[in-house]
Context: one part of a larger RNA
RNA sequence: CUGGGCGUAAAGGACACGUAGGCUGUAUUUGAAGUUGAAAUGUGAAAGACCAAAGCUUUACUUUGGAAGUGCUUUCAAAACCAAAAUACUCGAGUAUGGAAGAGGAGGGUAGAAUUUCUAGUGGAAGGGUAAAAUCUGUAGAUAUUAGAAGGAAUACCGAAAGCGAAGGCAGCCCUCUGGUCCAGAACUGACGCUGAGGUGUGAAAGCAUGGGGAGCAACCGGGAUUAGAUACCCCGUUAGUCCAUGCAGUCAACUAUGUCGGCUCCUUCUCGGAUGUAUUCAUUCGGGGAGUCCGUAAACGCUAUAAGCCGACCGCCUGGGGAGUACGACCGCAAGGUUAAAACUC
Repeated sequence: CUGGGCGUAAAGGACACGUAGGCUGUAUUUGAAGUUGAAAUGUGAAAGACCAAAGCUUUACUUUGGAAGUGCUUUCAAAACCAAAAUACUCGAGUAUGGAAGAGGAGGGUAGAAUUUCUAGUGGAAGGGUAAAAUCUGUAGAUAUUAGAAGGAAUACCGAAAGCGAAGGCAGCCCUCUGGUCCAGAACUGACGCUGAGGUGUGAAAGCAUGGGGAGCAACCGGGAUUAGAUACCCCGUUAGUCCAUGCAGUCAACUAUGUCGGCUCCUUCUCGGAUGUAUUCAUUCGGGGAGUCCGUAAACGCUAUAAGCCGACCGCCUGGGGAGUACGACCGCAAGGUUAAAACUC
């Protein structure tokens, strides 16, 4: 390389859009580039290899002849498939119409609990914390309690195996703008589709830059304990950070450890959103989220219509462990670092 694979053994790209490329519904017609012909033409050097003979006493060896040389060229023929051209169709795909649900996104406004701080009143000795303590706060009046104010962050209950989103993710309430999805009927377009190397965009947390903000929490750090020690677990404090705006970064157990799209395949049950009916409950049907399970599959665990079953299209990836997701180089980044990615050596 081939082959075989990718839920857990090595292996699905974090996710999407999309260029080239690959693949691509139904019917009819045309020519004939591919294709096919047990059609022909020419060529496919000689030697070697194969077959049959001949020559040396025989083998080796040599000579002669044949076949083969799976290929290419030209001509003729066929028209199923593939490609091309033309015409038509509606099941794939999309548009329009009428409805529906939703923490989908962006911006603005606003509400009530709670923590903290401050002001004032009451009150008068403890509070806090732990397994137990201490550091710590408090007669300069704390803790507790009442009234008021400030400020920041997050939205209890509802709440759910619930919903939405491509993924990351999204939750008080109201307004504005806005993306996608589902259902109904079948009006319109008429294959407009699928995948997608490069590419482009989005992308948790932590982190970085500039400027704000800072209630609570809290890496680092400082104390108190524990301990043989304790650079920890526990306690008292506390700074970055967490929040906002703009830009960068581009990673994760970015997980369903399961790529996207399409087709086919037993039954039961719960639930969310529609539609229809003879409908309160029920039945049918379409779409989403779960549970059990037949066949099948799997090394087993398990999966089982949301497949890891049976098939097709396209992409990505794997090829013993360590060295190593490292070095060097290149590209990107302000940096931290990221992406791509070896070898020696060793078992």
Molecule: small-subunit ribosomal RNA, central domain
Organism: uncultured Burkholderiales bacterium